[in-house]
RNA sequence: CCGGGAGACGGCCGCGGCACCCCGGUGUCGAGGAAAGUCCGGACUCCACAGGACAGGAUGCUGGGUAACGCCCAGGCGGGGUGACCCGACGGUCCGCACAGCAGAGAGCAAACCGCCGAUGGGUCUUCGGACCACAGGCAAGGGUGAAACGGUGGUGUAAGAGACCACCAGCGGUGCGGGUGACCGCACCGGCUCGGUGCGCCCAUCCGGAGCAAGGCCAAGCAGGGACAGGGUGAUCCGCCCGCUACGUCCCGGGUAGGCCGCACAGAGUCCGUGCAGCAAUGCCGGACCCAGAUAGAUGGCCGUCCACGACAGAAUCCGGCUUACACCCGGACUC
Repeated sequence: CCGGGAGACGGCCGCGGCACCCCGGUGUCGAGGAAAGUCCGGACUCCACAGGACAGGAUGCUGGGUAACGCCCAGGCGGGGUGACCCGACGGUCCGCACAGCAGAGAGCAAACCGCCGAUGGGUCUUCGGACCACAGGCAAGGGUGAAACGGUGGUGUAAGAGACCACCAGCGGUGCGGGUGACCGCACCGGCUCGGUGCGCCCAUCCGGAGCAAGGCCAAGCAGGGACAGGGUGAUCCGCCCGCUACGUCCCGGGUAGGCCGCACAGAGUCCGUGCAGCAAUGCCGGACCCAGAUAGAUGGCCGUCCACGACAGAAUCCGGCUUACACCCGGACUC
């Protein structure tokens, strides 16, 4: 650095789902590598939607993988490490804006503090050969400050110096050739071209409609509402008929609350196995076997025995792929010092 395990086995009692029957038993299945954070990406569902653009957001080296991704694999480049290896928001910057504390003379059209020179002009002296002063002025070579002071080493040159000039080296730009799918790399020649860094805006490319299983669908008490009927009651004084009223009753209706069912336990981006095939790999394909938790107060626990390395972090709630975080101990493999 990569991969794997996550106490094992047996007995008894218990819990949840499903199936079966002799209706209280039998059989079978029953948490994780992270079920977690809910940070990305999808499936699925509903709503919206002619097409396109703007705005906004995300991503940002190249190639590949994938249902998709901000994930994974391989590679390039940059940085770190003696090394195995590790880390990287790693597109462009023509343009606009901003920042750089402390130190330091000077930090964004660079700078004279110490220092060097003082050829030239000036001054003083002179034995007239020159010497001295350091006023003007020249100098970025040396010292010092700093994360950073506008390439490095050597030489020529000069008063002293300087890419000013030369050789080599480093970088940048251009041209050509070669390698690579590509990012990019190598070589040769040319140009003295040799000041950058960070952030934001901006630009470019790609992707993104919104909400989320409390999605959403079905059934549907009771109460309230609407309609039909005229059995009951009543107007109508004792009875009957007709008529009217009422809504006690019966039936029907739509929406829909409580509640129930589905979604939802899945024949699937499914699980396991394979010295299978393709590929460096991620992954894809092929063959075989299997069906493998699932509720809605929410099920996996307890005791005993044996063994060892003496058992960590932690528990599903629509599902799946990732990332991140937590984790006692152990096993296998590759490599380095």
A computed fold for a 337-nucleotide RNA from a marine sediment metagenome, annotated as Bacterial RNase P class A. Rfam family: Bacterial RNase P class A. Gene Ontology terms of the family: tRNA processing, ribonuclease P activity and dimeric ribonuclease P complex. Model confidence (mean pLDDT): 78 of 100. Of the family's consensus pairs, 98% are formed in the model.